[in-house]
RNA sequence: GCGCGCAUAGCUCAGUUGGUAGAGCGUUCGAUUCACAUUCGAGAGGUCUCUGGUUCGAGUCCAGAUGUGCGCA
Numbered sequence: 001g002c003g004c005g006c007a008u009a010g011c012u013c014a015g016u017u018g019g020u021a022g023a024g025c026g027u028u029c030g031a032u033u034c035a036c037a038u039u040c041g042a043g044a045g046g047u048c049u050c051u052g053g054u055u056c057g058a059g060u061c062c063a064g065a066u067g068u069g070c071g072c073a
Base pairs, nucleotide, nucleotide: 001072002071003070004069005068006067007066010025011024012023013022019056027043028042029041030040031039049065050064051063052062053061
């Protein structure tokens, strides 16, 4: 330099045919216990990497950028 893939919660990852963003772990509060752990209940936590485009509507489609992984030279 060329090709292919990935970027979503603190971490690991889902997200269908474009239609109000989710799980597990973690975390906070409560119940249970003399206390801790376990277990149970409830909550908080997101500009879906960035910019632009298409659309009534974009995490999803299109273009570009950035970061990162793999392959080829």